[in-house]
RNA sequence: GCCCAGAUAGCUCAGGGGUAGAGCACUUCCAUGGUAAGGAAGGGGUCGGGGGUUCAAAUCCCCCUCUGGGCU
Numbered sequence: 001g002c003c004c005a006g007a008u009a010g011c012u013c014a015g016g017g018g019u020a021g022a023g024c025a026c027u028u029c030c031a032u033g034g035u036a037a038g039g040a041a042g043g044g045g046u047c048g049g050g051g052g053u054u055c056a057a058a059u060c061c062c063c064c065u066c067u068g069g070g071c072u
Base pairs, nucleotide, nucleotide: 001071002070003069004068005067006066007065010024011023012022013021018055026042027041028040029039030038048064049063050062051061052060
C1' cells in the first nucleotide's frame, strides 16, 4: 500500500429502512434473624465522526478515525 470483518447501555452482544433490545452489572422494593441466591419495578445508549439518499437511516451510499485478521 491492497483486501476482509468490526465499532450499538458500565461489560458481552442482538437488531440489516418505521422514533433501540437481551443477559450480566447498577438503583429501589419484597423476602431472610442477617448475607448470598431468588422475585418485582426502575434508571442508563442522539448506535465511532462527517456528508449524502429517503417522508423516515443504527440499518443503504461516500469519505475519515480506531480495532482485529489476511496479502505483499